[in-house]
RNA sequence: CGCAGAGUAGGAAUCCAGGCGUUAAGUGUCCGCUGAACAGGGAGUUGUCACGGAACGAAAAGCUUGCGCUUGCGGUCUGGUUUCCGCAUCCCGCUGUU
Numbered sequence: 001c002g003c004a005g006a007g008u009a010g011g012a013a014u015c016c017a018g019g020c021g022u023u024a025a026g027u028g029u030c031c032g033c034u035g036a037a038c039a040g041g042g043a044g045u046u047g048u049c050a051c052g053g054a055a056c057g058a059a060a061a062g063c064u065u066g067c068g069c070u071u072g073c074g075g076u077c078u079g080g081u082u083u084c085c086g087c088a089u090c091c092c093g094c095u096g097u098u
Base pairs, nucleotide, nucleotide: 002097003096004095005094010085011084012083013082015080016079017078018077019076020074021073022072029054030053031052032051034050035049036048040092041091042090043089060071061070062069063068
């Protein structure tokens, strides 16, 4: 110098548990003079997340005097199990090897 490789945050699916909503929040879509994070170090997007705004939009049923309870429903949230994927990308570093 060349070649090969490892490693994170995170993401997807699955199952379990606990919530939230069902008086419609959340999810999804679009927009943005906004913010944040993105392997050990640096840079970093048209990607990701958060925030704000806009339009669209749904599955309830039974029991109960009532509070509520049960079964459902929601491209629902959180935590955990298992499996898979995995820094957009660039440079350096690390490991192995010629």

THF (Tetrahydrofolate) riboswitch aptamer, 98 nucleotides, folded computationally. Its mean pLDDT, the model's own confidence on a scale to 100, is 75. Its Rfam family is "THF (Tetrahydrofolate) riboswitch aptamer". Rfam links the family to the GO term tetrahydrofolate metabolic process. A reference for the family is Trausch and Batey (2014), "A disconnect between high-affinity binding and efficient regulation by antifolates and purines in the tetrahydrofolate riboswitch", Chem Biol.